Context: one part of a larger RNA
Molecule: small-subunit ribosomal RNA, 3' major domain
Organism: Calotropis procera
RNA sequence: UAACGGGGGCCCGCACAAGCGGUGGAGCAUGUGGUUUAAUUCUAUGUAAAGCGAAGAACCUUACCAGGGCUUGACAUGCUGUGAACCCCUCUUGAAAGAAGGGUGUGCCUUUUGGAACACGGACACAAGUGGUGCAUGGCUGUCGUCAGCUCAUGUCGUAAGGCAUUAGGUUAAGUCCCGCAACGAGUGCAACCCUCGUGUUUAGUUGCCAUCGUUGAGUUUGGAACCCUAAACAGACUGCUGGUGAUAAGCGAGAGGAAAGUGAGGAUGAUGUCAAGUCAUCAUGUCCCUUAUGCCAUGGGCGACACACGUGCUACAAUGUCCGGGACAAAGAUUCGCGAUCCCAGAAGGGUGAGCAAACCCCAAAAACCCAUCCUCAAUUUGGAUUGCAGGCUGCAACUCGCUUGCAUGAAGCUGAAAUCACUAGUAAUUGCUGGUCAGCUAUACGACGAUGAAUUCGUUCUUGGGUCUUGUACA
Numbered sequence: 001u002a003a004c005g006g007g008g009g010c011c012c013g014c015a016c017a018a019g020c021g022g023u024g025g026a027g028c029a030u031g032u033g034g035u036u037u038a039a040u041u042c043u044a045u046g047u048a049a050a051g052c053g054a055a056g057a058a059c060c061u062u063a064c065c066a067g068g069g070c071u072u073g074a075c076a077u078g079c080u081g082u083g084a085a086c087c088c089c090u091c092u093u094g095a096a097a098g099a100a101g102g103g104u105g106u107g108c109c110u111u112u113u114g115g116a117a118c119a120c121g122g123a124c125a126c127a128a129g130u131g132g133u134g135c136a137u138g139g140c141u142g143u144c145g146u147c148a149g150c151u152c153a154u155g156u157c158g159u160a161a162g163g164c165a166u167u168a169g170g171u172u173a174a175g176u177c178c179c180g181c182a183a184c185g186a187g188u189g190c191a192a193c194c195c196u197c198g199u200g201u202u203u204a205g206u207u208g209c210c211a212u213c214g215u216u217g218a219g220u221u222u223g224g225a226a227c228c229c230u231a232a233a234c235a236g237a238c239u240g241c242u243g244g245u246g247a248u249a250a251g252c253g254a255g256a257g258g259a260a261a262g263u264g265a266g267g268a269u270g271a272u273g274u275c276a277a278g279u280c281a282u283c284a285u286g287u288c289c290c291u292u293a294u295g296c297c298a299u300g301g302g303c304g305a306c307a308c309a310c311g312u313g314c315u316a317c318a319a320u321g322u323c324c325g326g327g328a329c330a331a332a333g334a335u336u337c338g339c340g341a342u343c344c345c346a347g348a349a350g351g352g353u354g355a356g357c358a359a360a361c362c363c364c365a366a367a368a369a370c371c372c373a374u375c376c377u378c379a380a381u382u383u384g385g386a387u388u389g390c391a392g393g394c395u396g397c398a399a400c401u402c403g404c405u406u407g408c409a410u411g412a413a414g415c416u417g418a419a420a421u422c423a424c425u426a427g428u429a430a431u432u433g434c435u436g437g438u439c440a441g442c443u444a445u446a447c448g449a450c451g452a453u454g455a456a457u458u459c460g461u462u463c464u465u466g467g468g469u470c471u472u473g474u475a476c477a
Stems, first nucleotide, its partner, number of pairs: 001477001003474003007471007015461002019424001021422003026315008034306002042053001064301003068297003073126001077125002079122005086105001087103001092099002108115002129289001131288003137284002139279003142275001144273001149188004154183001155164003169178002194267004199235007209224003241255002244252002317417001321375001325371002333364001338357002343352003383414001388409007430453004435448002
């Protein structure tokens, strides 16, 4: 000096406490382990792996397996020969890939030799590798942690490793600031600058807004720029003001005013370093290995198996409810290989028609809530919907392995869950729907956004846990 202590002091955090809703029990979805398998491709494994890579495995993807094929190769450059490329056709074999064979006609530039591009054949250099090593690496990422730290120049103390500064007294979300001091300064983190939301002003006024007229309905007609809204600029918040407290400081608590008050709310932003943390399967790359195969092609299968164990979720166990009917209220986003109104057919999924819309115009579209009726009370029921049978629909060459969806029938477990354990402090939790990416379709109950309804509790630090800082003890270097 760093590490460690069931040593001490101070401080902080949904760490505990106070609340609220879950997980753990059930069924299913999904990931993992294990087992099985010809193969169940590979990675990730306490926190910091396990709805992770994968923002979408029927074929493809695909890396795995089986059998069938190719060997200068699916792809690149160089040499050489033939032919423009290309197009068309047939037969044989085949699951396809592949193998075998036949026919037709030539373009462009040109110095008339040939050339460019392309196809096929040949020999070799080579190509190829999702093969190994993340403990050879770059890049990227996780983590402690958005925790408040990490350092340097000069000076000074110490023989030196090193110390001081960075500690003390206050204060802060903060090494934030004040004050003191062998320190005086500086850098990087913090904060601020950036984006979104919250208030106002100015500018602008269509496709949006208001009014009139009209319609089953519709920018369909006319007028307006006050409002709403949209989107650009500006203003606004700074402990600025008041009194209290504090050391006449930094600040703290109270108040005024204000749309907003002490970081206004949320996001982006992640210091020095730690874990030989993760990734050679995004990519790049050293080295090792393979080269008629560990490369390449296609067909079928597998990644979807199933005594079991674990994680993350969804749906429930009901009356604050289920079910029938009714009329309401969003935000954000997508759309021409698309979104698809209207009308017709069907009991439904859906089918036919196809207006409008490259969108403030058209379109995709709310649910809980509310009103009315029903069930009538603890029962596996008008709860719950798993599972299974039959009949359909859609996408797609193709739905058996292995998709989604509709109708009828079937109607399992489950009556609030042991030990234990998780999230959350306000427009938050909880409840509720909507939308996007990937995408032919979908396994999405996932992930990322968006609104609607909308609580309870804490104003503390005794304990548990993680962290910061000062100090002390010990072993070790």